[in-house]
RNA sequence: CGGGUCGAUCGGGCAACCGCCGGGAGAAAUCCGGGAGGAAAGUCCGGGCACCGCAGGGCAAGGCGCUGGAUAACGUCCAGCGGGGGAAACCCCGGGAAAGCGUAACAGAGAGGAGACCGCCGGAAAAGGUUUUUCCUUUUCAGGUAAGGGUGAAAGGGUGAGGUAAGAGCUCACCGGCCGUUCGGGAGACCGGACGGGCCAGACAAGCCCCGCCCGGUGAAAGAUCGAACAGGAAACGACAGGGCGGCCCGUCCUGUUUCCGGGUGGAUCGCUCGAGCGCGGGGGUAACUUCGCGCCUAGACGAAUGGUUGCCGAUCCCGGAAAGGCUCACACCGGCCUUCCGGGGGAACAGAACCCGGCUUACAGAUCGGCCCGGAUU
Numbered sequence: 001c002g003g004g005u006c007g008a009u010c011g012g013g014c015a016a017c018c019g020c021c022g023g024g025a026g027a028a029a030u031c032c033g034g035g036a037g038g039a040a041a042g043u044c045c046g047g048g049c050a051c052c053g054c055a056g057g058g059c060a061a062g063g064c065g066c067u068g069g070a071u072a073a074c075g076u077c078c079a080g081c082g083g084g085g086g087a088a089a090c091c092c093c094g095g096g097a098a099a100g101c102g103u104a105a106c107a108g109a110g111a112g113g114a115g116a117c118c119g120c121c122g123g124a125a126a127a128g129g130u131u132u133u134u135c136c137u138u139u140u141c142a143g144g145u146a147a148g149g150g151u152g153a154a155a156g157g158g159u160g161a162g163g164u165a166a167g168a169g170c171u172c173a174c175c176g177g178c179c180g181u182u183c184g185g186g187a188g189a190c191c192g193g194a195c196g197g198g199c200c201a202g203a204c205a206a207g208c209c210c211c212g213c214c215c216g217g218u219g220a221a222a223g224a225u226c227g228a229a230c231a232g233g234a235a236a237c238g239a240c241a242g243g244g245c246g247g248c249c250c251g252u253c254c255u256g257u258u259u260c261c262g263g264g265u266g267g268a269u270c271g272c273u274c275g276a277g278c279g280c281g282g283g284g285g286u287a288a289c290u291u292c293g294c295g296c297c298u299a300g301a302c303g304a305a306u307g308g309u310u311g312c313c314g315a316u317c318c319c320g321g322a323a324a325g326g327c328u329c330a331c332a333c334c335g336g337c338c339u340u341c342c343g344g345g346g347g348a349a350c351a352g353a354a355c356c357c358g359g360c361u362u363a364c365a366g367a368u369c370g371g372c373c374c375g376g377a378u379u
Base pairs, nucleotide, nucleotide: 001375002374003373004372005371006370007369008368009367010366012313013312014311015310016309017308018307020035021034023032024031025030037350041361042360044359045358046357047356048355049219050218051217052216062214063213064212065211066080067079068078069077070076081094082093083092084091085090095210096209100208101207102204103203117149118148119145120144121143123141124140125139126138127137128136129135157175158174159173160172161171162170176200177199178197179196180195181194182193183192184191185190223270224269225268226267232261233260234259235258236257237256241255242254243253244252245251277296278295279294280293281292282291283290284289317345318344319343320342321341323340324339325338326337327336328335
C1' cells in the first nucleotide's frame, strides 16, 4: 500500500427571529433554565412496580436445553468444550434417532434389519455349431448373489487378502465409527490411553415422543384519591353479622350477598420519572460483571410539545476545465483511468418518546478510529 475479518464512536454544524410542552422566580408584565433515539421501532424474551387469584401437592398446557460462570432475571452476555466452514484472522451450530410411533416429492427393482432392473454364477429344458461325448452359442424356466453398473439428496463402513460356482464381516489384517470394562488428566462439558466385542446402528425431535429444568393471571386504559351527575326496580339466598317490631323464641322488615334490567358520568390530581441511573478514577475478576470514592441531574405530554423561517458553513455525490504526477505502452504521441488543483450545481440515512429498566431482532446515506489475519514493496 492492497484485500479480508472483528469491534467502537458519530450520524449535519453555528447564529438570529417567531412559536409549542414542562420546571423555577415574580403581585403582574416579564425573566431564567430544560426539551427524542441508537435504534424512541417490532412488542419477541426477562424483570421491577400495581391490582386480582392462591393451604400444599400433582396432572395438563407453554417455554428452554453442551459445561462452568455473570445477573434482579432471561431465550441475554462471558469464558471454555465438541462438531462444521475458511489458507488465516474469524464465523456458524449444540440434550436424546442404540425406547417406541411416524414422515421422505420425483426418479428408482428396492427408502431402512430393504432390494434382483442390467450384470455375475452354477443347474434344468429346448434349438443350433462339430460325426458323437466333451465343449461353445442362443432362448426359456426356477434359483443363488449386494463385487460392478444404473436411479436418487440419501442404497445398510473403507482398503487389501483369504474364501466361493459367483459373492458377501462369511473369515482375517489394517483404518474409521459405536458399545462395554478400565487407567490417567480436568471443577465440568470433555480429552488421551489399554483391553474386549464384527456390534457397523442412515436423516428429520421446528412431527409425535423421552429426559431434565422453569413457569398463576392481567398490564399505567395497572392502580390510588377527590369531584361531578343520576333513579331506581326485580328475583334468589338467609349460614354468619348489625339494627327495627318484640319480654324471649319463631317470624317479618331494613342493611347485607349474588344475578338480571334500567339510569348517570366519562373531569381533576397522584402514579410520572432519582434510577438494577450517568461520567471519571481506584480495587477484585481472563472476561461478562462487581465493589468503593468523587462528581452530575438528563423530556414527562395525554385531541398527546420537541417545530418553522432566514443567513452563513457544510460530507459523500454530479458536471466542466487545465496543469503536474502516477498507471496502462518495448519506446514515443493520442486516448483511457486514478490522485492533486480550480470553477459551478446540489444540500444529509433509518426513524420519532408515552410507567420504568435489562436484552434480542430488524432498519440505517455517509464519516472517523482501532485490534487481528493474508499478500506485496521498501528500510
Notes:
This is a predicted structure of a 379-nucleotide RNA (Bacterial RNase P class A) from a Deltaproteobacteria bacterium. The RNAcentral record of the sequence draws on ENA. The organism belongs to Myxococcia, within Bacteria. It is recorded under the gene name rnpB. Its Rfam family is "Bacterial RNase P class A". Rfam classes the family as a ribozyme. Its mean pLDDT, the model's own confidence on a scale to 100, is 80.